[in-house]
Context: one part of a larger RNA
RNA sequence: AAUGAACGUUGGCGGCGUGGAUUAGGCAUGCAAGUCGAGCGGGCCCAGCAAUGGGUCAGCGGCGCAAGGGUGAGUAAGGCGACGGCAACCAACCCCGAGGACGGGUAUAGCCGCGGGAAACCGCGGGUAAUCCCCGGCGACGCGGCGACGUCGGCAUCGACGUCCCGCCAAAGGAUUCGUCCGCCUCGGGACGGGCCGUCGUGGUAUUAGGUAGUUGGCGGGGUAACGGCCCACCAAGCCGGCGAUGCCUACCGGGCGUGCGAGCGCGGCCCGGCACACUGGGACUGAGACACUGCCCAGACUCCUACGGGAGGCUGCAGUCGAGAAUCUUCGGCAAUGGGCGCAAGCCUGACCGAGCGACGCCGCGUGGAGGACGAAGGCCCUCGGGUUGUAAACUCCUGUCGAGGGGGAGAAAGGUCGCGUAAGCGGCUUGAUCGACCCCUGGAGGAAGCACGGGCUAAGUUCGUGCCAGCAGCCGCGGUAAGACGAACCGUGCGAACGUUAUUC
Numbered sequence: 001a002a003u004g005a006a007c008g009u010u011g012g013c014g015g016c017g018u019g020g021a022u023u024a025g026g027c028a029u030g031c032a033a034g035u036c037g038a039g040c041g042g043g044c045c046c047a048g049c050a051a052u053g054g055g056u057c058a059g060c061g062g063c064g065c066a067a068g069g070g071u072g073a074g075u076a077a078g079g080c081g082a083c084g085g086c087a088a089c090c091a092a093c094c095c096c097g098a099g100g101a102c103g104g105g106u107a108u109a110g111c112c113g114c115g116g117g118a119a120a121c122c123g124c125g126g127g128u129a130a131u132c133c134c135c136g137g138c139g140a141c142g143c144g145g146c147g148a149c150g151u152c153g154g155c156a157u158c159g160a161c162g163u164c165c166c167g168c169c170a171a172a173g174g175a176u177u178c179g180u181c182c183g184c185c186u187c188g189g190g191a192c193g194g195g196c197c198g199u200c201g202u203g204g205u206a207u208u209a210g211g212u213a214g215u216u217g218g219c220g221g222g223g224u225a226a227c228g229g230c231c232c233a234c235c236a237a238g239c240c241g242g243c244g245a246u247g248c249c250u251a252c253c254g255g256g257c258g259u260g261c262g263a264g265c266g267c268g269g270c271c272c273g274g275c276a277c278a279c280u281g282g283g284a285c286u287g288a289g290a291c292a293c294u295g296c297c298c299a300g301a302c303u304c305c306u307a308c309g310g311g312a313g314g315c316u317g318c319a320g321u322c323g324a325g326a327a328u329c330u331u332c333g334g335c336a337a338u339g340g341g342c343g344c345a346a347g348c349c350u351g352a353c354c355g356a357g358c359g360a361c362g363c364c365g366c367g368u369g370g371a372g373g374a375c376g377a378a379g380g381c382c383c384u385c386g387g388g389u390u391g392u393a394a395a396c397u398c399c400u401g402u403c404g405a406g407g408g409g410g411a412g413a414a415a416g417g418u419c420g421c422g423u424a425a426g427c428g429g430c431u432u433g434a435u436c437g438a439c440c441c442c443u444g445g446a447g448g449a450a451g452c453a454c455g456g457g458c459u460a461a462g463u464u465c466g467u468g469c470c471a472g473c474a475g476c477c478g479c480g481g482u483a484a485g486a487c488g489a490a491c492c493g494u495g496c497g498a499a500c501g502u503u504a505u506u507c
Base pairs, nucleotide, nucleotide: 001506002505003504005503006502007501008500009499012366013365014364015363016362017361018359019358025322026321027320029319030318031317034063035062036061039060040059042057043056044055045054046053047052070277071276072275079202080201081200082199083198084197085196086195089194090193094190095189096188097187098186099185100184102136103135104134105133111126112125113124114123115122116121142168143167144166145165147164148163149162150161151160152159153158173182174181175180203249204248205247210240211239212238215237216236217235218234220232221231222230252274253273254272255271256267257266258265259264279300280299281298282297283296302313303312304311305310330356332355333354334353338352339350340349341348342347369399370398371397372396379390380389381388382387403448405443406442407441408440409439412436413435416431417430418429419428420427421426451496452495453494454493455492456477457476458475462491463490464489465488466487472479473478
């Protein structure tokens, strides 16, 4: 000098930050991911004679739920960082370009009728729709092919382009103001995002010296978006290691942060990027993407319900609770803004986020009054009894009005949305603030606001009394055994000040 601090004493206000570091221990309760009726049929309600229109709801279907949010357990390398590579790759939504959408079919939830179960839920029969599913057809600049020929390129296997031949493959509608709009299919390119590979760097320990059988390589295959011993059969006997293999211990990594003139040393909390994890272990399914925090299956531990047959659950999301601990907050408000999902839109959802609350936990700012006022009140302390000091300090006089308190106003954080007009740019009307609030005005009147540590030397600031190696102090040196500037108290002083000290840790 520093800290995600804690403890003691004290504590006026504000701004900006920051706050479960220990048990990755257990969790009551609420909320944290939905949305679309302009994909589909239907149930219910309302209006209507009806056609039909409106609202709402579960279901089918689509998109999202792989993002956002949390945590640091594991990981010393399948991570991270820097620089490269893929002639070995993927890609939903978005953008650009080229082209296209012709016919047909049968299922199934919902629904209706039965039935089982305490529940969670489940079974049977009938029947129905689609942007659900399936079949046929067209289709190339697409894909595949022992291909053939030519040109060019590279990195060994090879790659790119052109011509010819053969084979293969797609589609869905909805709304409409009838202008169109939103979608659908194929191909090429882009953007965003990812996958894989290489080189170098990235702790301690040799009181760990040898390690390794899918092990190392090959041939052929399987698998993948893709290379690969990733996996498999066969063949060979390799591969790593004193430039530290293997083992053990510790640890998420980086941008950065602390300190220091620097070199360096220590650290990785908040914020940003990457990684890993989601009760513990294992597994796959769906999907553009997961081996998936609030999806599924199995096993285990734990908790809960049960009619004992069987079921349910996973806060390392936001709050909150218990436990452990020196120690770490509200079961708050709002989608107004920013951003995200869905939707043509209106809009809905959003504990992301924006705000407020609590904590002097940190940094910073402000205040607790200003001026005048005695050859100096009282009181306190000391005294050589003359006096000294507290001390312009107080009282008293004249002022000021910050902050706080109460009341009133108020720019801005609002961009947008919708309606009308207009070809459009745009114009006009109406409307959107949870919360904060600059600034201004009014009321009032010094009123509400100072402590903590220290005073032997280091180190700034000393006297008296008490105590008597006792009681005690102490960071080091050391103080205390009858005059203690070092213990305790008082007065005075010194330092810092809404703080001051102590402890812990780093430099």
Small-subunit ribosomal RNA, 5' domain from an uncultured bacterium, 507 nucleotides, folded computationally. Its mean pLDDT, the model's own confidence on a scale to 100, is 86. Rfam family: Bacterial small subunit ribosomal RNA.